[in-house]
């Protein structure tokens, strides 16, 4: 570090558009999934702060703590600390 496996939180909530599909009063409705945004949330990729210690000072100093930059919040797909084999 690789490779398999297991493996958690939190919104399909609102708005707008764009494909299809259905139905009509032709312009409207619902459903469907892409996208943007805006609010609320979650922490276990990263990142970023402290304790204690130790120091003359400075410098250094952990995390599942804490911030949420980032990442993520139907399922699913990707990510995923940490465990267990295996090289």
């Nucleotide at each position: 570090g690789c490779g398999c496996g297991g493996g958690a939180g939190a919104g399909u909530u609102c708005a707008c558009u764009a494909u299809c599909u259905c139905g009509a009063u032709a312009u409207c409705g619902a459903g469907u999934c892409g996208g943007u945004g805006a609010c609320g949330c979650c922490g276990a990729a990263g990142g970023g702060g402290c304790a204690a210690c130790a120091u003359c000072c400075c410098c250094g100093g952990a995390a599942c703590c804490u911030c949420u930059c980032a990442g993520g919040c139907a399922a699913u797909c990707a990510a995923g600390a940490c465990c267990g084999c295996g090289c």